[in-house]
RNA sequence: UAGAGUUUGAUCAUGGCUCAGGAUGAACGCUAGCGACAGGCUUAACACAUGCAAGUCGAGGGGCAGCGGGGAGGUAGCAAUACUUCCGCCGGCGACCGGCGCACGGGUGAGUAACACGUAUGGAACCUGCCCGUAGCAGGGGGAUAAGCGGAAGAAAUUCCGUCUAAUACCGCGUAAUAACUCCGAGAGGCAUCUCAUGGAGUUUAAAGGGUAAUACCGGCUACGGAUGGCCAUGCGGCGCAUUAGCUAGUUGGCGGGGUAACGGCCCACCAAGGCGACGAUGCGUACGGGUUCUGAGAGGAAGGUCCCCCACACUGGUACUGAGACACGGACCAGACUCCUACGGGAGGCAGCAGUGAGGAAUAUUGGUCAAUGGGCGCGAGCCUGAACCAGCCAAGUCGCGUGAGGGAAGACGGUCCUAUGGAUUGUAAACCUCUUUUGUCGGGGAGCAAAAGGCGCCACGUGUGGCGUUCCGAGAGUACCCGAAGAAAAAGCAUCGGCUAACUCCGUGCCAGCAGCCGCGGUAAUACGGAGGAUGCGAGCGUUAUCCGGAUUUAUUGGGUUUAAAGGGUGCGUAGGCGGCCUGCCAAGUCAGCGGUAAAAUUGCGGGGCUCAACCCCGUACAGCCGUUGAAACUGCCGGGCUCGAGUGGGCGAGAAGUAUGCGGAAUGCCUGGUGUAACGGUGAAAUGCCUAGAUAUCACGCAGAACCCCGAUUGCGAAGGCAGCAUACCGGCGCCCGACUGACGCUGAAGCACGAAAGUGCGGGGAUCAAACAGGAUUAGAUACCUUGGUAGUCCGCACAGUAAACGAUGAAUGCUAGCUGUCCGGGGGGAUUGACCCCUGGGUGGCACAGCGAAAGCGUUAAGCAUUCCACCUGGGGAGUACGCCGGCAACGGUGAAACUCAAAGGAAUGGACGGGGACCCGCACAAGCAGCGGAGCAUGUGGUUUAAUUCGACGCAACGCGAAAAACUUUACCAGGCCUUGACAUCGAGUGAAAGUCCAAGAGAUUGGACCCUCUUUCGGGACACGAAGACAGGUGCUGCAUGGUUGUCGUCAGCUCGUGUCGUGAGAUGUUAGGUUAAGUCCUGCAACGAGCGCAACCCUCAUAUGUAGUUGCCAUCAUUAAGUUGGGCACUCUGCAUAGACUGCCGUGGUUAACACGGAGGAAGGUGGGGAUGACGUCAAAUCAUCACGGCCCUUACGGCCUGGGCUACACACGUGCUACAAUGGCUAUUACAAAGAGUUGCAAUACAGCAAUGUGGAGCGAAUCUCAAAAAGAUAGUCUCAGUUCGGACUGUGGGCUGCAACCCGCCCACACGAAGUCGGAGUUGCUAGUAAUCCCGAAUCAGCAUGUCGGGGUGAAUGCGUUCCCGGGUCUUGUACACACCGCCCGUCACGCCAUGGGAGUCGGAAGUGCCCAAAGUCGGUGACCUAACCGCAAGGAAGGAGCCGCCUAAGGUAAUGCCGAUGACUGGGGUGAAGUCGUAACCAAGGUAACCGUAA
Repeated sequence: UAGAGUUUGAUCAUGGCUCAGGAUGAACGCUAGCGACAGGCUUAACACAUGCAAGUCGAGGGGCAGCGGGGAGGUAGCAAUACUUCCGCCGGCGACCGGCGCACGGGUGAGUAACACGUAUGGAACCUGCCCGUAGCAGGGGGAUAAGCGGAAGAAAUUCCGUCUAAUACCGCGUAAUAACUCCGAGAGGCAUCUCAUGGAGUUUAAAGGGUAAUACCGGCUACGGAUGGCCAUGCGGCGCAUUAGCUAGUUGGCGGGGUAACGGCCCACCAAGGCGACGAUGCGUACGGGUUCUGAGAGGAAGGUCCCCCACACUGGUACUGAGACACGGACCAGACUCCUACGGGAGGCAGCAGUGAGGAAUAUUGGUCAAUGGGCGCGAGCCUGAACCAGCCAAGUCGCGUGAGGGAAGACGGUCCUAUGGAUUGUAAACCUCUUUUGUCGGGGAGCAAAAGGCGCCACGUGUGGCGUUCCGAGAGUACCCGAAGAAAAAGCAUCGGCUAACUCCGUGCCAGCAGCCGCGGUAAUACGGAGGAUGCGAGCGUUAUCCGGAUUUAUUGGGUUUAAAGGGUGCGUAGGCGGCCUGCCAAGUCAGCGGUAAAAUUGCGGGGCUCAACCCCGUACAGCCGUUGAAACUGCCGGGCUCGAGUGGGCGAGAAGUAUGCGGAAUGCCUGGUGUAACGGUGAAAUGCCUAGAUAUCACGCAGAACCCCGAUUGCGAAGGCAGCAUACCGGCGCCCGACUGACGCUGAAGCACGAAAGUGCGGGGAUCAAACAGGAUUAGAUACCUUGGUAGUCCGCACAGUAAACGAUGAAUGCUAGCUGUCCGGGGGGAUUGACCCCUGGGUGGCACAGCGAAAGCGUUAAGCAUUCCACCUGGGGAGUACGCCGGCAACGGUGAAACUCAAAGGAAUGGACGGGGACCCGCACAAGCAGCGGAGCAUGUGGUUUAAUUCGACGCAACGCGAAAAACUUUACCAGGCCUUGACAUCGAGUGAAAGUCCAAGAGAUUGGACCCUCUUUCGGGACACGAAGACAGGUGCUGCAUGGUUGUCGUCAGCUCGUGUCGUGAGAUGUUAGGUUAAGUCCUGCAACGAGCGCAACCCUCAUAUGUAGUUGCCAUCAUUAAGUUGGGCACUCUGCAUAGACUGCCGUGGUUAACACGGAGGAAGGUGGGGAUGACGUCAAAUCAUCACGGCCCUUACGGCCUGGGCUACACACGUGCUACAAUGGCUAUUACAAAGAGUUGCAAUACAGCAAUGUGGAGCGAAUCUCAAAAAGAUAGUCUCAGUUCGGACUGUGGGCUGCAACCCGCCCACACGAAGUCGGAGUUGCUAGUAAUCCCGAAUCAGCAUGUCGGGGUGAAUGCGUUCCCGGGUCUUGUACACACCGCCCGUCACGCCAUGGGAGUCGGAAGUGCCCAAAGUCGGUGACCUAACCGCAAGGAAGGAGCCGCCUAAGGUAAUGCCGAUGACUGGGGUGAAGUCGUAACCAAGGUAACCGUAA
C1' cells in the first nucleotide's frame, strides 16, 4: 500500500483489455460577476515591413557644422531693438582622433551521446581588464595622422589625391629589479619529467597626463600579493537498437621540434606497431544537460515550459582580426541560398533582443508607460544610455479567495410532470408575501506605502576621505490600493451526468431505424442505455470532451512474478570467459560499519515561524541522499600466507550390464530358381473385383540362391549424456556401482560464446535390393472417393563414405549440493544371523517401480527419483491472431535450418476442475421397443379432416411424435366470425341524463328483409318525489371473434404413471459443487434390506377413494319364485330361501410351511382360499422441459377502429376440385351371402318426451293413443349364435358405389346443401409395393345395443354387453426411457461445434523491371577568405648615419592547410511502381465435412518426404 467490470451454464486460477485518481505552457464545446498571484508560438532554428533594444567621457585631443552667452566692429540708429562681420573667450557640442564599454545583460535549443552536463578531485601545466593591498617610478625628446581645407571618381555605397594640425594616439633615448632569460655556487622537499628558499655575474624591458582657488582630486608605469572570472586534466553518473561485431593510420606510443596563457598528436619530421571492443567498440536513431517538475506507500516511471546554473547557437558554412577576455546575436572578411536598391557598372541586409507582420498550426498577447525602484555601461560628478528591469494592456489558460443574498413564510398556491387518477405524489420554503443585510458592482469624497541612499547646500568630528547631523531634489505604476459616505436584493449560474462499473428515474417519441458507446454492451412496439420532457445527482465561474504522463499494473516483479498441464527448460553432453564456492588460523583493510570534517549555489520540497483582511503568494530559520577526505572497528565477503580432510580426484580388490566400434558365424521365416508329386482352382474381402493359374498355379517334397530381421528367454528388467541399444562368438574401448581407506589436498559447481553427439524422413557418390512400401497404376466403396479396403509397385527401407541438424528430441519437469515421517516390490553389490547346502531374517550402499505423512499446488496432482524446504549457475516467458511469417544476416548441394519483427485486427485466447447434455463409448435394467403371434393400414369405392388450388368469400385456429373423424357432444336459415348488396350511428347491450308518454301486442300496406307508414288497443305501481317500460337533444361512453399466446392469468398437451426431483443440519472441497441419492442385493417403484460421514425430512412411488370378483348381516318394491295355490304369462295370492338391489361389514397380510439368501430384504415352490404376492380396471400426473397450444371459451396489460375493424337484414359462402396426405366405413366372399325358424345381454334415455296393443302401407312412415316423469311403461328387435334350406368359386345370389324414377320425415324453407324407404341401374374391387400401426387375456379379433349433440342429419365420439383366440425362445438388433461410469473443443447443449479453397467488398503489408529523393562517409580535381612559412629585384615618417645606405616593416608572389563546388564508385535510409504473394476483416454466397471435438464414425498429434 483500497479496488471494480469483462472469457464460463456456474467455478477457481492464468491472462490481456477497460474504468474510477492526480497532473498539464494545453486545445475544443457550452457558459461566464469580481479580485490577488503566477503564466502565455510546445508547430516553421520559416521569412520579415517599421520603430526601439549600447553607449559614454569636453576633467585626453584637434576643433566649431548647428544652439546659447560674451567681447569687438559695421549698417538702420539717440537708445531699446533688428540685421550682419570677426573673435572658440564661455556654456556646451554633430562628426572626428583617443579612452573605457560593446565578450555583460536579453533570446533560442538547431546542433551535440560529448569531459557537453552533474558531482568529486587535481593543475608541481595556466591566464585574469576594471577592484583591493604593499613597494617603487614618471627624466628628456621625436615623427606623423583623422577631422578640417582644396580637388577627383561614382547613380549610390564608398573611395582616392594634395595639403594643415593635436593628444592620456604613436616612436626612440635615459633610469629600474623583487620581473624574464643565461651562467656559476649551494640547501631543502617532492609526484618520473620537477618544485621551493637563496648568493653572485651578465643581458633585456616602463610611464601620460588632465584638472582645481588648492599641494584637493582623477589618472599613468613596474613588481609582488589578494579577490573575482576563466582555461585544462581525471574518477564516477545519467539512452534506444546486436536484424549495427568488429573499429582504427595521426590511428596508439616514443624521441625531437613547432604552437599555446598552459598540458597534450593540438600540429610536424622520424621511429616502433600499437590502441579500442561482448563490462558493447564502431555504426544508426533520438536528444541540450542539471537544480528541479508530475506521479507513486515506497522503490521506481515519465518530463526538463516558466525561475536559477552550465553548454551550444545567432540566415547556412568557413576564417581570422582586435582585445584582459570573442574566433564575437545588433563587429570584420570569404563562399552559398534568399530578399531589397541600382543609372546594370555595382551595392545593401540578417528580430532564436522588445513590440509587431505574414506563413505554418487545434493553439499562445500590446508596433503601451517609465528609468521612480533594482541592476548594468561610461563619467570626478551632475548626468546620459539601458524593450535588462519595474509597471500597465489582452487571454477563465492555471492556482487561491469573494459574491450572485439572509431569516421568516403551507392554501404545501398557480403552472409543469407522474400515478394505482372523485384523489395523490413531486417540483417545494421553492415562489408570492413580510423583515433584514449591502461584500462585489454604481455614485460622491478622502487618499497611501513603495524613498532610502547617492548627489547639491550648510555645520560638526576625526584616522583627510570617510562618518554624523540639518536641509533640499526625485513616483512610471496612480488619484491605483485602502478608508469614509449614499441609494438599493437591487446588476451577477452554469455545465455534465442519471443500465452496471458510478452518486442520480420516470413519462412520451422511435422500432436493429435514427442513434449511443470508456469496457461490458443498448436499439427488431411496453428502451431507467437512442431523442425530448419532468425530476434527480455531481461539480460550480466554471463544467465537460480530446490529447499526453504517472498511478491503479505485483502487467518486466531490486523491493515484488513465473516456466509438468495456462506463455515459458535449450534435443544432449564436454567446456572457455564469467558467476558462485568446504573446515581451522594469521595478516591486510578493497567491500562493509561507525564518528568527525569538506562539499552538496540560490530557488524548490518537508518542518517551525512571520507579512499581505484570509488563502494562493512572499519572507525568515532549520533539515537531506550523494561524492570526497580523515580517524577507527574487523564479525562477514575479499587479497595474501599457513594448516586440515568430510567435497573432488588417484590407487587396490571385486561386480553387473541389449553402452559403443569392428570382424566372423547361425537357424527359422519370406521371396526366387531347378526338379518331383498333384489337379483346378488359388488369392483376397463386410461382400467383391482387379491379380495369379490347364503353357499346370495354390498345396506339398528335395536341392540351391539372395537380402533383411533376430521367435522363445523378455519384465514397471538392464545399460547409455541424450538420440538410442536385443541371435551367438571374438578383439578393442567408454562409463557405472560396492568394499578397503593407502595417496593428493578444495584440485569444486554451473556454464554465455565455442566444440561434439543427435530418431525418422531427406540429400550426394558407390554398392545392395528378400520383405515392406510414399509416389504411381488397377479393382472396389461412394452422390463424388485424387481416401479408408484390395491387387500390384518405384524411390526408400540395408551397407560404406559425406551432408543435413530437426521431432509430442516428453518425465511436455535444466544441472549441482544439503536437509525433511514412512510402508512395500524389484535389479546390482557388501556385512551379520540362521539353516536338513541353506528357505528365510536383520543391517548397509547404489539404481528402478508402486503407495502415502508433512509440505507444496489453480486444481489435476507431486511427494527422499519433489512440482517440499534452501543455496548456486545457466536457459526461457510476458494477451490471442498476424507468425515462427516478412526483411536482413549466418549455415546448407538442395530440401531447408538458426536468428526473428512490424503494420493491421480481436476482447478475449488458453488451464484445471464442476454439474448437465451428447457419443456411429462401456456396464446394468425397463417398456407391445424388438422378437414370437393375431388383426390391420398402405391398393379399391365411399365418408371425414388437412394441404394445395380456385373463389366475391371459400371465416379463424391447430403443423413431427404431442396438427390432420382436431376446437366442432351436429354449418340448409340461424349458428357465422367470411363475401356481395341494402340499411343504422349514444348505437343490438350497460350506467348517468333535461324532457316526452306510452310501450308491447294485433291487423293492414310498401319492401328481399332490416325497416317505414297507418289503424286498433290504450297503462301498471306509488310514500305522489318517483319507479317499471318506451321515445329522445347533447355528451360522458358502448361495441370490436381487430393485433400481440414472444406482455399475461387460467386451462391443456407431451416426455410419463417414467422413478425420479429436492431440502435442513452435519461433513468434504479455495470454489462451482459433492456427500446424503453412490455401493452389494432386491423391487413395478429412490420398493425394501445391508453397508457407508452422514443423520433426518419433503414432493413423487405405494396406500387411503371409486368400480369389478367372494362371503356375512340388514332391508324386501317396481326386483325374485324353492315350497303352497292360481294364470296364456311371477299374472295374482303368498313368501323373502335364492337371484338381484341399497346400506353396513368381513376378506389378502408373503400371515403359514419348505428351499435359497448376509440370521436381511426378497425370490421360488406349496397349503388354505372366491381371490396370492401392486387380484383386474379407473381416478390420481413430482421438480421441470418444449418462449409447446389457446387473446376465437373466459379474463386481462398494451396497441389499433369509432357514420366503422361497431350494429341490423336478405342472399351467398364455410359443402368449390386437376391433385396430395391422414383417419375411418364397406368390401373383395363359402369360418361366406341370402331365406325361414329359434335363444341369451348389459348399460342407458324418455313429458317441447319415449310411445305399446291395434289399423293402413312392400317399406320409410302415417292414423291413433294404453302406459310411463319410469328396478313398474316405452324405446327394445339384441346381433353374432343355433336349426333347416339354397348358392358352388364366378366379378358371382360376392360387393355395393354411382345414377334414374317414385315416395316418407323434420323444418318458415331440403336448389346450392339433410336423412330415410321402394323399385330399377350394379362401378372399382379377386386381399393390396416400399413401408407401417394396434394388441400379452376376458386382451386382440368379431357381433350387436345405448347415449350426448340434436327440429332433422353419425361410417365420428363416448359408453355397454355377447362370442372369444394365438404367441412370448429371449434382449443381439431398431425406437423410447432410467441408473452408474467414460470422453468432450458442446451449453441455443449433436438439428451442437467447426475447417479450408473459390467468388465479392474493404484494409494494412512483403516481393517487384525500375524511378525519385535524403543524410553520412570515401577517392580524385579545383580552391575563396585567412593564419603560418618562404621570398620580397617593388614600397616605407619616427631609430642609426653627414651621405650612400642600414636596421625594421610592408605590398606583391609562392607553398601547406582549408569552406563551398565539381566528379566517380560503393553502402545505408525513405517515397513511389505495372504486376504479384500471402494475411486480416466483412451479410444469411459456393463446394465439401476431406481437418477437429464422442472410439467424430480410418484414434489423434509431432518431424520429414512425395

Background: The RNA shown here (small-subunit ribosomal RNA) has 1506 nucleotides and comes from an uncultured bacterium. The prediction has a mean pLDDT of 84.